[in-house]
């Protein structure tokens, strides 16, 4: 250089037939408790890696570039 994966909440991550953006930890409120843990419930936090394009709608399908990992030279 050329190549294959991956990038969604603070943190590990589902979501690949294209139409609800969720899960667990971890924050905060409330219940229990003498107090706290541990349990329960409810919340709050995401421009889904940047940026064009397809589309009646895009995390999801196609270009670019950018990060990381591995492969080839």
């Nucleotide at each position: 250089g050329g190549g294959u994966u991956a990038g969604u909440a603070g943190c590990u991550u589902a979501g690949u037939u294209g139409g609800g953006a969720g899960a667990g930890c971890g924050c905060g409120g409330c219940a229990c408790u003498g107090a706290a843990g541990a349990u329960g419930c409810c919340g709050a936090g995401g421009u889904c890696g940047c940026u064009g394009g397809u589309u009646c709608a895009a995390g999801u399908c196609c270009g670019g570039c950018c990060u990381a990992a591995c492969c080839c030279a």
This is a predicted structure of a 73-nucleotide RNA (transfer RNA) from a Methanobacteriota archaeon. It matches the Rfam family "tRNA". The family's RNA type in Rfam is transfer RNA. Taxonomically the source falls in Methanobacteriota (Archaea, Methanobacteriati). Its mean pLDDT, the model's own confidence on a scale to 100, is 84.